[in-house]
RNA sequence: CGUGGGAUAGAGCAGUGGUAGCUCAACAGGCUCAUGAUCUGAACGUCGUAGGUUCGAUUCCUACUCCCGCAU
Repeated sequence: CGUGGGAUAGAGCAGUGGUAGCUCAACAGGCUCAUGAUCUGAACGUCGUAGGUUCGAUUCCUACUCCCGCAU
């Protein structure tokens, strides 16, 4: 140089065109003498960056950045 996959909340992951969710962690509260366990609640995302297509893009297309492989 070529080629495949990936980038989504603090962490790990879903989400194949209709405006983003799950688990854990952290926070507040209930329960308890207290802790743990458990229950409830709220919060946290400009979906890697920039363009394009579309009424509408995390999703489709292009380029770039980064990560992990394959080949050389």
The RNA shown here (transfer RNA) has 72 nucleotides and comes from Hyphochytrium catenoides. The RNAcentral record of the sequence draws on ENA. The source organism's lineage runs through Eukaryota, Sar, Hyphochytriomycetes, Hyphochytriales and Hyphochytrium. Its Rfam family is "tRNA". The family's RNA type in Rfam is transfer RNA.